The RNA shown here (FMN riboswitch aptamer (RFN element)) has 116 nucleotides and comes from a marine sediment metagenome.
Order: sequence, then C1' cells, then structure tokens
RNA sequence: UCUUCGGGACAGGGUGAAAGUCUCAACCGGCGGUAAAAGUCCGCGAAUUCCGAUUAACAUCGGAACUGAGUCUGUGAAAUUCAGGCACCGACGGUAAGAGUCCGGAUGGGAGAAGA
Repeated sequence: UCUUCGGGACAGGGUGAAAGUCUCAACCGGCGGUAAAAGUCCGCGAAUUCCGAUUAACAUCGGAACUGAGUCUGUGAAAUUCAGGCACCGACGGUAAGAGUCCGGAUGGGAGAAGA
C1' cells in the first nucleotide's frame, strides 16, 4: 500500500379496534486489553452535537463534547472474566400504541481481525 472479513435477540400467554412497542414471560451480547475465558473492570467503536481544514455544494479529513449497567459465595498461585446464586444495562427517527429484539438512515460507518 492492497485484498477479504468485521452485531445478536421477544418463543408462548394477557389486554385492546390496534402492541414483536404495554403486561406476564422469553431472548440477545461488537472490538482490543487483563496473572484465567468479561454486555456490567480498563479502553475503543457506532449515533448525536460543536469547532477547524477543504469544497460552488454535497462528500471527505482532523479535533472536541457526549458515551449504559454487578454484586455475593466457591475453586484457584492468579478470576468484578470461571462455576453457582441473585441483579442490572442497552443511541436516534418511524409506527393503528410507548421498541435492546420490528422498520429506517445502513448495499453506510466501524473498533479491529486475517492475508498478500
């Protein structure tokens, strides 16, 4: 420098004119790090806003702001990472009714991984 890869999930009930959005219940977990394997530790990424560069404009590049959630017991040399218990968290816009799970921006972007 180039190429490829790079996010999962409402089963089954209830109410209702209408809900995968409410409710009972169910289900899901990006990337790097770590004395040992992590959604909840440390950090990164995505959305949004602002500033600067550049542009006719869009785009693009750089920077900043913002950025959720865990404890107990056990084993061990070592674990907020394993086992067991009980908890908790999840951008924006849309919708016949309020969304982590549906649809959309997105055939996008992306931390990063592998290869040449």
Overview: Its mean pLDDT, the model's own confidence on a scale to 100, is 85.